[in-house]
RNA sequence: GAAGCAAGCCAGACAGCCGCUGGCCGGUAGCGUUCGCGUUGCCGGCGGGAGGAAGGUCCGGACUCCACAGAGCAGGGUGACGGUUAACGACCGUCCGCCGAAAGCCGCAAGGUAUAAGGCGAGGAAUAGGGCCACAGAGACGAGCGUAUUAAGUUACGGUGAAACGCGGUAACCUCCACCUGGAGCAAUCUCAAAUAGGCACGCGUUGAUGCUGCUCGCGGAGCGUGCGGGUAGAGAGCUUGAGCCGGGGAGUAAUCCUCGGCCUAGAGGAAUGGCUGUCAUAGCCGACGGGGCAACUCGGCGGCCGUAACAGAAUCCGGCCUAUCGGCUUGCUUCAUUU
Numbered sequence: 001g002a003a004g005c006a007a008g009c010c011a012g013a014c015a016g017c018c019g020c021u022g023g024c025c026g027g028u029a030g031c032g033u034u035c036g037c038g039u040u041g042c043c044g045g046c047g048g049g050a051g052g053a054a055g056g057u058c059c060g061g062a063c064u065c066c067a068c069a070g071a072g073c074a075g076g077g078u079g080a081c082g083g084u085u086a087a088c089g090a091c092c093g094u095c096c097g098c099c100g101a102a103a104g105c106c107g108c109a110a111g112g113u114a115u116a117a118g119g120c121g122a123g124g125a126a127u128a129g130g131g132c133c134a135c136a137g138a139g140a141c142g143a144g145c146g147u148a149u150u151a152a153g154u155u156a157c158g159g160u161g162a163a164a165c166g167c168g169g170u171a172a173c174c175u176c177c178a179c180c181u182g183g184a185g186c187a188a189u190c191u192c193a194a195a196u197a198g199g200c201a202c203g204c205g206u207u208g209a210u211g212c213u214g215c216u217c218g219c220g221g222a223g224c225g226u227g228c229g230g231g232u233a234g235a236g237a238g239c240u241u242g243a244g245c246c247g248g249g250g251a252g253u254a255a256u257c258c259u260c261g262g263c264c265u266a267g268a269g270g271a272a273u274g275g276c277u278g279u280c281a282u283a284g285c286c287g288a289c290g291g292g293g294c295a296a297c298u299c300g301g302c303g304g305c306c307g308u309a310a311c312a313g314a315a316u317c318c319g320g321c322c323u324a325u326c327g328g329c330u331u332g333c334u335u336c337a338u339u340u
Base pairs, nucleotide, nucleotide: 001336002335003334004333005332006331007330008329009328010327012280013279014278015277016276017275018274020049021048023046024045025044026043027042028041029040030039031038032037051311055322056321058320059319060318061317062316063185064184065183066182075181076180077179078178079177080094081093082092083091084090095123096121097120098119099118104113105112106111124176125175129174130173131170132169133168141166145158146157147156148155189237190236191235192234199228200227201226202225203224204223211219212218244263245262246261247260248259249258250257251256284305285304286303287302289300290299291298292297
């Protein structure tokens, strides 16, 4: 330098103006008060406010409720060996198998060939049993069949095919073995609690209650009052301090673990996290110039135009997997070539 891989990171920047959401502080008004304050409204100020996948909801857990003597069966899942982890079907290492280059090697060429870094693998058992084996082939799982041969189904061979006259293949077909495995999910679950209509208890009421109606008269005619309880609207808790994040040191090949220091980083809930303007990166387009190249083209800086750009968006929280993704940056590994 060319080619092939692997890992990690970013996801426009700055300024101004106007908003949204919830937090804190101050002021002010109402209500409550055990006079400490609490709570609600308004005003002002300050700082916080989406992701690497927040996505799909595929696997595993935390948490909550329900179920549950013990043992077994059924059903579901996993499957080399060892390790990591809260756990896993995830991750790491090793073995085995397969893949893996326009470089190498072989070759005039067409082409062939083993591999590197690296990638992929539901990778237990086929002598417990059952099933199945496309196409081709006379015959495909069970011995038969054909030809030759022999005392004798005695011996040998048999085009095709992955497998052929045999201790064949297939378990991502049933099965067997070993291990694991209860169900539902934050719309879980819990607390407070109106109005209206039911329920229960007590009292009053046709000797006329309640109501019209504050009182008397009158009208009317079967409920009314108080208390308790369930439940709805609504409000609150669960709710974000956590298997947390950043940095240093140590153990380990690694996944990962230990230790020290620092930090607090959305918490809405019919659901906020936005919009506009200006300047400028990056990308894109155009132009002339310079270098390389036969050419297509390519590299470099300069000027102009464009005007922010992918996938997408929290909803109880974590660990994974999978899928989507404009553009860019960093590091490492392998092979080959050249130079020193």
This is a predicted structure of a 340-nucleotide RNA (Bacterial RNase P class A) from an Oxalobacteraceae bacterium. The prediction has a mean pLDDT of 76. It is recorded under the gene name rnpB. Of the family's consensus pairs, 92% are formed in the model. RNAcentral holds the sequence, with entries from ENA. It matches the Rfam family "Bacterial RNase P class A". The family's RNA type in Rfam is ribozyme.